[in-house]
Context: one part of a larger RNA
RNA sequence: GGCGUGUGGGGGAUGUCUAGGCGUCAGGAGGCGAAGAAGGGCGUGGAAGACUGCGAAAAUCCCGGCGGAGCCGUCAAACGGGCGUUGAGGCCGGGGUCCCCGAAUCGGCAGGCACUGAAUCCAUAGGUGUUUGCGGCGAACCCAGGGAACUGAAACAUCUCAGUACCUGGAGGAAGAGAAAGAAACCUCGAUUCCGUUAGUAGCGGCGAGCGAAAGCGGAACAGCCCAAACCUCAGGGACUCGUCCCCGAGGGGUUGUAGGACCAGGCUUAUGAUUUCUGGAAGGUAGUCGAAGGCUCUGGAAUGAGCCGCCAAAGAGGGUGAAAGCCCCGUAGACGAAACUGGAAAGAGAUCGCCUGGCACCUGAGUAGGUCCGGACACGUGAAAGCCGGGCUGAAUCCGCGGGGCCCAUCCCGCAAGGCUAAAUACUCCCUGACGACCGAUAGCGAACCAGUAGCGCGAGCGAAAGAUGGGAAGAACCCCGACAAGGGGAGGAUAGUGAACCUGAAACCACAUGCCU
Numbered sequence: 001g002g003c004g005u006g007u008g009g010g011g012g013a014u015g016u017c018u019a020g021g022c023g024u025c026a027g028g029a030g031g032c033g034a035a036g037a038a039g040g041g042c043g044u045g046g047a048a049g050a051c052u053g054c055g056a057a058a059a060u061c062c063c064g065g066c067g068g069a070g071c072c073g074u075c076a077a078a079c080g081g082g083c084g085u086u087g088a089g090g091c092c093g094g095g096g097u098c099c100c101c102g103a104a105u106c107g108g109c110a111g112g113c114a115c116u117g118a119a120u121c122c123a124u125a126g127g128u129g130u131u132u133g134c135g136g137c138g139a140a141c142c143c144a145g146g147g148a149a150c151u152g153a154a155a156c157a158u159c160u161c162a163g164u165a166c167c168u169g170g171a172g173g174a175a176g177a178g179a180a181a182g183a184a185a186c187c188u189c190g191a192u193u194c195c196g197u198u199a200g201u202a203g204c205g206g207c208g209a210g211c212g213a214a215a216g217c218g219g220a221a222c223a224g225c226c227c228a229a230a231c232c233u234c235a236g237g238g239a240c241u242c243g244u245c246c247c248c249g250a251g252g253g254g255u256u257g258u259a260g261g262a263c264c265a266g267g268c269u270u271a272u273g274a275u276u277u278c279u280g281g282a283a284g285g286u287a288g289u290c291g292a293a294g295g296c297u298c299u300g301g302a303a304u305g306a307g308c309c310g311c312c313a314a315a316g317a318g319g320g321u322g323a324a325a326g327c328c329c330c331g332u333a334g335a336c337g338a339a340a341c342u343g344g345a346a347a348g349a350g351a352u353c354g355c356c357u358g359g360c361a362c363c364u365g366a367g368u369a370g371g372u373c374c375g376g377a378c379a380c381g382u383g384a385a386a387g388c389c390g391g392g393c394u395g396a397a398u399c400c401g402c403g404g405g406g407c408c409c410a411u412c413c414c415g416c417a418a419g420g421c422u423a424a425a426u427a428c429u430c431c432c433u434g435a436c437g438a439c440c441g442a443u444a445g446c447g448a449a450c451c452a453g454u455a456g457c458g459c460g461a462g463c464g465a466a467a468g469a470u471g472g473g474a475a476g477a478a479c480c481c482c483g484a485c486a487a488g489g490g491g492a493g494g495a496u497a498g499u500g501a502a503c504c505u506g507a508a509a510c511c512a513c514a515u516g517c518c519u
Base pairs, nucleotide, nucleotide: 001518002517003516004515005514006513007512008511009510015504016469017468020440021439022437023436024435025434026433027432028431029429030428031137032136039101040100041099042055043054044053046079049075050074051073061095062094063093064092065091066090070083071082072081108134109133110132111131112130113129114128115127116126141172142170143169144168145167146166152159156206182189183188193220194219195218196217197216203211204210224421225420226419227365231252232251233250234249236247237246238245239244257399259364260363261362263359264358265357266356267355268354273353274352275351276350277349278348279347284342285341286340288336289335290334294309295308296307297306298305310327311326312316318330319329320328370394371393372392373391374390375389376388380406401416402415403414404413405412456463457462476503479491480490481489482488
């Protein structure tokens, strides 16, 4: 010096654990805000800092309810002071207070009313006052207005990615759609939405890459309505040859495609049901309550272990307790409970809602439908390209009417546009409650189990960590000794036990000492 072994140091892997995460299901909730939100700043305690709570009435004030012996939140012990069976602290409901910033606001926008009031007579614009609404925030879901590129096509331009990401506006607990100018095929169906299938089919496509239906069928859920017009009545205004006509407003009427309605004539019916308004307040929710049954011996620091003998069970889910507990504690099965707030079920009352025959030919949504040019969106890239939406230019018919059935024409069939509303089945989860997991177990699981969106970094937008475990109990090592009044160590004590707070276990690298063998 090497190899090996032993004992230590070093280091923090591994094992065990869980305070935290992740996911699924069910129920709830689905908003907050000018009565000032979300989010912050600064304060607030006898006490310096931080977290939490709260707001100058400041870890709180008042009332009601539950509860029943302790309490003055946590890190975090002590001290100084207090409160409480005249019911505190705690929990739930209601109320009060609630500094400053922040939409941040006396000032903006929109509407109503009143007054005032130009050019310009009436009037209008404008002005002033008052009043109502909006404004901002919020995880995803939804609708709309805009809208990429990387990428793929093994390059790339049409195409694709994709109407995606992203920006903006808006709404709701859902949104959107929705009551056939439909779909079909000569048979029929009967609003919309969603799921499965149809089907990777029919098709589209530098017929490349790729894109990609629908009807039908099977299910979920089911719900249908209201205007405009014709006609009638009334109020107001205008024209006026005063017989009347026109305009506008309100009420009645009316809502359809085997057409329906108005008007005229005639006839028959008031009962069930539906819709809606009001009253009404149930269940449930927001604190809680009761809740069965075990002892002895042994080991041990400690019994839940072992042995023996019992008991309960509508309760042998689970957690805790000095090791492993149905019977020790919390619970569990089961049974109860609300002054207040919330929630809105049942029930009751009111209002509204008819049909047939004949005649007549008045009404049935116009710069609309359609056409043409150009775009867009339809699975459909201009194609034979229908149907739908938009811009420019044009531009009908009026029920003997009009639209559609994938160029177009005929026949036939289906439907009735140019007004509106509509629950459920569907989508989502910032949040609350409960339950569960062949989910993770501290380099995992959320970035964050721990004072984390922190420390730190960046001019900024923004990026973004590491960090868990003494012990049953602090009993956290009085006292003695070495040492420097140190670090550290040796005793002692406590204790079953100590590598004792750099604290469970304590792997490897690496280091030291000792030793066997070799050199």
Overview:
The part of an RNA shown here (large-subunit ribosomal RNA, domain I) has 519 nucleotides and comes from a Planctomycetia bacterium. Model confidence (mean pLDDT): 83 of 100. Lineage of the source: Bacteria > Pseudomonadati > Planctomycetota > Planctomycetia.